Predicted 3D model of a 521-nucleotide part of an RNA (small-subunit ribosomal RNA, central domain) from Bicosta minor. Its Rfam family is "Eukaryotic small subunit ribosomal RNA". A reference for the family is Yusupov et al. (2001), "Crystal structure of the ribosome at 5.5 A resolution", Science. Its mean pLDDT, the model's own confidence on a scale to 100, is 81. The full RNA is in RNAcentral, with records from ENA and SILVA.

Context: one part of a larger RNA
């Protein structure tokens, strides 16, 4: 590993890319027909054998010998499918020529048979040499792998746990054992060729043959000995042919790309709007206004509050707004315009394996927070009051700095939640709904638009259902699990102590990520 678990009990990195890693579609030799040998049956016989019978026969039997046909199943060939080529060396051994015996036959060395000897030519086996050559995992059988232990045979240690003894004979001696298995990786060596992987012909420097050139090497014969060139052999390179079915598996309800009409609060710049607040001028009236569970801080005749005109400022997008949409998540809603991305949908359109997941590593990453500007209308940590109260360093209520927007750069964490990794397969119905195709109707303006059916693909969800799961809650996924294995990443292993010490690293810091232990219980 076979074999745990990850919504809720500990435990899916915020979320995307990604290298190593790790898995990876589907197709290439199936079928048949024949020989031969082996093994077990099965029929039909034939000898043997026993019994019955004068005799014909007949009945019965097997570890007996045999023989024929037919099925099965195995192995080894051929059609057909190379099983590498070639040069020797041994023996075996088929065909054939000659040549010598031997017996037998022939009028005859005439024929047939049998032996030995040299040769020609095949066949198969062993060896040893050369020229090449896809390579492994898998598995099979064999060598080889100390002993002791372990399984296990064999023996009455009295029995056993051991032992490697020990029986027979009782004068000598004779005589068996001391097995057998296992024994994994890794290596050798040998069958197999399914599985999984590698490789080959695409600018053919392709294969197989034939011719010709270039060019090196040089052992044999040409009486010797040297020298040169040739013939002939062997490497190499380079032309011209010939020969072939010459030679590119498919287009995955994998995947990647072009196009096409779309689609969306998907981003980015810009550009427009809207109303409410605050605020500050004007303007009207006149004693209160605020605010609260009751108050009070607090403003108010120097006119608060309130109306009512129009102005700035900053921020913020109401109703529409939903069990919709988009978007890797974080997230994302006036209006145009502009830039480039995306998604599903059609497609008789291209490529052809290009793919899934992913240590390391990278991009984004609410909110707070840090650092420099820039704005500061609202709201509001620290804080300063009223209050409340036993107390109140809270809740409540008046002000109010930092924030809160925004530019530029840190910082990288959240109950960053669906507390549910991602890709792929199946496995029950159902209506909505959103976005795209396709066919129909209605509606006619001539199609458009809408509307209603209906098919279909891709989404966000919901209902009911379990012969399915699950401690339940519950759940079409948390199902296809003791009937356990499609692939791949990431956690977790009783509660504390502790996300702490310390060490590294990243950051200006705040702090993050890696991350125990003693003791406790």
């Nucleotide at each position: 590993u076979u074999g745990c678990a990850g919504u809720u009990a500990a435990a899916a990195a915020g979320c995307u890319c990604g290298u190593a890693g790790u898995u990876g579609g589907a197709c290439u030799u199936c079928u048949g027909a024949u020989u031969c040998g082996a093994a077990a049956g099965a029929u039909c016989g034939g000898u043997c054998c026993g019994c019955c019978g004068c005799a014909a026969g007949g009945c019965g039997a097997g570890c007996a010998c045999u023989g024929a046909u037919u099925c099965u199943u195995c192995g080894a060939g051929u059609c057909u499918u190379c099983c590498u080529c070639u040069c020797g060396u041994a023996g075996u051994u088929g065909u054939u020529u000659g040549g010598c015996g031997c017996a037998c036959u022939u009028g005859a060395u005439u024929g047939g048979g049998u032996g030995c000897c040299a040769g020609a030519u095949g066949a198969a086996u062993a060896u040893g040499g050369g020229a090449c050559c896809u390579u492994u995992a898998c598995u099979u059988u064999g060598a080889a792998a100390a002993a002791a232990u372990u399984a296990g045979a064999g023996u009455g240690u009295u029995c056993a746990a051991a032992g490697c003894a020990g029986g027979c004979a009782a004068u000598c001696g004779c005589u068996u054992g001391a097995a057998u298995a296992c024994a994994u990786u890794a290596g050798c060596a040998u069958g197999g060729a399914a599985u999984a992987a590698u490789a080959g012909a695409a600018u053919a420097g392709g294969a197989c043959u034939u011719u010709g050139g270039u060019u090196c090497u040089a052992u044999u014969u040409u009486g010797u000995u040297g020298g040169u060139u040739u013939c002939u052999a062997g490497g190499a390179c380079c032309g011209a042919g010939g020969u072939a079915a010459u030679g590119a598996u498919u287009a995955a309800u994998a995947g990647g790309g072009a196009c096409a009409g779309u689609u969306g609060g998907g981003g980015g710049c810009a550009u427009u709007a809207g109303u409410a607040u605050u605020u500050a001028a004007u303007u009207g009236u006149c004693a209160g206004a605020g605010g609260u569970g009751a108050a009070a801080u607090u403003c108010u005749u120097g006119g608060a509050u309130u109306u009512a005109u129009g102005a700035a400022a900053g921020a913020c997008u109401a109703a529409c707004u939903a069990c919709u949409g988009c978007g890797a998540a974080a997230g994302c809603a006036u209006u145009u315009g502009c830039c480039a991305a995306g998604g599903a949908u059609g497609u008789u359109u291209u490529c052809a394996u290009u793919a899934a997941u992913c240590a390391a590593g990278a991009a984004c990453g609410a909110a707070a927070g840090u650092u420099a500007g820039g704005g500061g209308a609202u709201c509001g940590a620290a804080g300063a009051c009223g209050a409340u109260c036993a107390g109140a360093u809270a809740c409540c209520g008046u002000c109010g700095u930092a924030g809160u927007c925004u530019u530029a750069a840190c910082c990288a964490u959240a109950a960053a939640c669906u507390a549910u990794g991602c890709c792929g397969a199946c496995u029950u119905g159902g209506g909505a709904u959103c976005g795209g195709a396709g066919g129909g109707g209605u509606g006619c303006a001539u199609u458009u638009a809408g509307c209603c059916c209906u098919u279909u693909c891709g989404g966000c969800a919901c209902c009911a259902u379990a012969u399915g799961a699950g401690a339940a809650a519950u759940c079409a996924a948390a199902g296809u699990u003791u009937u356990u294995g499609g692939g791949u990443u990431c956690u977790g292993g009783g509660g504390g102590g502790a996300g702490u010490a310390u060490g590294g690293u990243c950051g200006c810091a705040a702090g993050g990520c890696u991350g125990a232990a003693a003791c406790u219980u």